[in-house]
Context: one part of a larger RNA
This record gives sequence, structure tokens and C1' cells, in this order.
RNA sequence: UGACGGGGGCCCGCACAAGCGGUGGAGCAUGUGGUUUAAUUCGACGCAACGCGAAGAACCUUACCUGGGCUUGACAUGCACGGGAAAGCCGAGGGAAACCUCGGCCCCUCUUCGGAGCCCGUGCACAGGUGCUGCAUGGCUGUCGUCAGCUCGUGUCGUGAGAUGUUGGGUUAAGUCCCGCAACGAGCGCAACCCUCGCCCCUAGUUGCCAGCGCGUCAUGGCGGGGACUCUAGGGGGACUGCCGGUGCCAAACCGGAGGAAGGUGGGGACGACGUCAAGUCAUCAUGGUCCUUACGCCCAGGGCCACACACGUGCUACAAUGGCACCGACAGCGGGUCGCCAGGGCGCGAGCCCGAGCCAAUCCCCAAACGGUGCCUCAGUUCGGAUUGUCCUCUGCAACUCGAGGGCAUGAAGCUGGAAUCGCUAGUAAUCGUGGAUCAGCUACGCCACGGUGAUACAUCCCCGGCGAUUGACA
Repeated sequence: UGACGGGGGCCCGCACAAGCGGUGGAGCAUGUGGUUUAAUUCGACGCAACGCGAAGAACCUUACCUGGGCUUGACAUGCACGGGAAAGCCGAGGGAAACCUCGGCCCCUCUUCGGAGCCCGUGCACAGGUGCUGCAUGGCUGUCGUCAGCUCGUGUCGUGAGAUGUUGGGUUAAGUCCCGCAACGAGCGCAACCCUCGCCCCUAGUUGCCAGCGCGUCAUGGCGGGGACUCUAGGGGGACUGCCGGUGCCAAACCGGAGGAAGGUGGGGACGACGUCAAGUCAUCAUGGUCCUUACGCCCAGGGCCACACACGUGCUACAAUGGCACCGACAGCGGGUCGCCAGGGCGCGAGCCCGAGCCAAUCCCCAAACGGUGCCUCAGUUCGGAUUGUCCUCUGCAACUCGAGGGCAUGAAGCUGGAAUCGCUAGUAAUCGUGGAUCAGCUACGCCACGGUGAUACAUCCCCGGCGAUUGACA
């Protein structure tokens, strides 16, 4: 100096406590291990792998397997030789396709008429590799941790490693600030500057408004018109412990109060110091080395990534009466749309189909519901629950057998609140309810990302866990 201690002391954190809701039991979805397989491609493994890379595996993707085929190659640059009726288009045969063989049509552009561009063939140099090494690397990322720390210059002290500053007394979310001090300053972090939400004002009005006027209608900003309000989107104001009282050291600050839409960092986000884990990624990409080169490269068809005695993680749906079903019927916000969103009408029990207006969208269209009210059911494996299975269909797509989603009828399984254990959460949060979007032909989305509706419980620091700094003990 450091890390460690089932050492003591101080302080934080949904760390415990107080509570709410789950997981662990059931069925299903999904990922993983294992097993199986011709192949079940590869990576990720405590926290920090396991609805993770996958924001879309029927073919493609695809990296795997089986079989068929190609060898200057699917792709780049260059050289040499030869050829061309340019490139290209159409057809025939074999074939599962790729590919192989053959035939026909088509007479390109520039030109100094030599040729060049372009294409084909042969040969060469090379291409190519999702092969290996993340323990050779760049870049990017996770984690401790949004934790409050990590350092430097000069000076001083010490033989030196090093110390001091950064420790101490207060205080803070904070190495935040104040006071003290052989230190005085400074840097990276903290905070602030950025975005967004909350209040007001200004500017602007093809969304909104009978607010005030007029017209029209069964009705509706439908029309004239208006710039007031809502809103939209550009600018500005506003919050700073600024004011008052108390505590404190006359400090920093803390407690209470006023005013205010808002207080003491206003809520949320972006932002992640020096470093740690030889953490993760050679399969995003890039890249050293190494290996393959008629194959470890390339093309194609089919299969596989979807297997299933099991085990685990993450979820969804339930076990019901604050509920299920039926009918009636109000109120959001974020968003998306021309290969698209689709009003309205018709057909169908329905998924959907047919006709078809509008919209390149503050204007039109889709989503417009969950909830609430009323009625039925009256505690039961049920009008709970919906797995599984049979059958008939719909849609996407070249194609739904392996292996898609959806609908109708029938079938109706396990499940009566889940052992030990374990997880999340402190406010518009948890819980609960629906809605939109990316990817996307379709979809295995119950995932992910966002949006709004309804809307709780707790107020403590003794203990468990993790962390910060100072101290002590043994250790290096």
C1' cells in the first nucleotide's frame, strides 16, 4: 500500500421490515440442458447464459444433413491467347431442380478502321471460407454502478516503498458545500448545460369554436365568417433555499411556513469517471496468425433447425360470484397506411368473400374497446376452465405432409390458490385493463418496444444481502 475477517463503529440501497401481487403445483407457449437423430447449424452458462443474438426458421433465410451438380468459380482486379451473329430473348431433349446437350431470333456503342468497350472459351495471377484462435486484436457491449469515487502538478514529510492533499468536525443525493488543517491548486467523474411532462404569455391560424353574429339541417363546424378558447409548434417567462420563523458556529445546511401550476435535484429520459471480470462478440463488421483450395469454396432439390422418457428458466391462461355469459351503450393516448389502410352496400352462423367511395393523410380510413349499468346463472369440476381430439371450411403463399394462422360444429382434459424455497414493486408506482408499432406474403407474438384507462399498501434501520469511506487484527 492492498485485498480479507462468521472484528467493532458510521452511512446508504425495495437490502430487510410493513404490505400488495406473483413464481415454485396445472395446461399451454417459448428458451435451455439432456437424450435422440443422417442433421437436430452456431454462439450465450452465477448475479451479468436460459421469450438471449432471433424486431418473424414452411421454400428462401440457413450457416446443418442426405443426394445431384460446378471448378478462374455466385463476387473483385489484372495479364496472355482464341472467338463473337453485342448484351439478350425464345424453344426442344434429359433432369426433382441446379445443370448438361441442341436449335432458332436478334447484326449494339465509340473508332484515327489498327482497335477499344461488352460478352464467350482456354490458361495464369487470384477469388472464396458463418473453417480455428474473443487467451493475438480493433470496434461495440454487459457488469460492479448513477455507486461517489479515481488521479495529477508543485510543495512538504519519509533512507525507501509511499504519505500528505482526498484525513478531521458538520452537511449533502453527491470528494455537495462550509469550517479546520503542510499543504496550495488542477483534471476526469457529481451537478448544471440537452430532450420531455406540468403553469403562464407572445407569434401563427384549411385541427378546433355557436364562444359572439348570420345561413342551413330531423341532426352534425355542414356553410359564410371569426380569431376568443381547446389544440398544434416556434419563441419567451417561471423555481433561485429568492422571502419569513426556528435550529446550527455568525458557516454550510436542516426543519416549518408563505406565496405559487410547481418547491428544495419539481417528475421522467439521455448522459456511465480511473478501472474490474484474459467478462461477451473472429457468426454484424473489420483484422494478425493459422488451416481448406475439383474443396472446409459455389449452385440446387428434399430434409433438419419444430425430434421427446425427462429436468430447469421466462411467460400466458386458469382454478371462478368484486366472477362467467347475453343484451344495451358512453369516455383515451401513442401510432400506422398506395404492392397500403379500407368507409358503405351485398353474401356467409363465422373466419372471410364480392362490389366499391375516400385517403400519399392535424382533415379521409382502421383501431374504438377494456370499464360501467341491467338481466340470467346460485357454488357445482359448473353456463368455471379451456387443453386435447374428430370433422368441415377460410386466408396468405409457387407450395401449409413433415411445419402456418384463423373460423364453424362436436369433444371437453388437468386444474378447487400451489411444499421447501424464491421474485418484483414506494406514486399516477404496484396491481389490473385494453390499444398501437417494428420485423412481416403469412405467422406459431402469450415475446419485445411504446401508449393511454382504472388505481392501492409502507414511512422503520435490530437482523439478512450488496455497496461507500475511516478504523482494527492476522496476511501478501

The part of an RNA shown here (small-subunit ribosomal RNA, 3' major domain) has 476 nucleotides and comes from an uncultured bacterium. The prediction has a mean pLDDT of 81.